[in-house]
This record gives sequence, C1' cells and structure tokens, in this order.
RNA sequence: GCCGGCGUAGCUCAGCGGUAGAGCACCGGUUUCGUAAACCGGGGGUCGUGGGUUCAAUCCCCACCGCCGGCU
Repeated sequence: GCCGGCGUAGCUCAGCGGUAGAGCACCGGUUUCGUAAACCGGGGGUCGUGGGUUCAAUCCCCACCGCCGGCU
C1' cells in the first nucleotide's frame, strides 16, 4: 500500500428500513439473627465521527477514525 471483519448500556452481545433490547454488573425492596442465593422493581445509550439516499436510517451508500485478521 491492497483486501476483509468488527465498532450498539459499565462488560459480553442481539437487533438487517418503521418507538433501541437481553444477560451479567449497578441501585432500591422482599426474605434472613447476619451474609450469600432466590424473587420483585428501577436507573443507565448523541447506536465510532461526518456527509448522502429515503416520508423514515443502528440497518443502505461514501469518506474518515479506532481495533483485529489476511496479502504484498
């Protein structure tokens, strides 16, 4: 330099054009002499950045940034 994959909650990931979700973690509660477990409830996101297409974009297109892999 060229090619490909990935970037979404604190972490691991889903969501493949029509209101952003799960598990774990965190906070509160029930329970217990107490802790853990269990159960109930809750908060938390400019979806990497900028532009384009569209009535509508996490999703499609382009550029850039970061990480990983391959080729030379």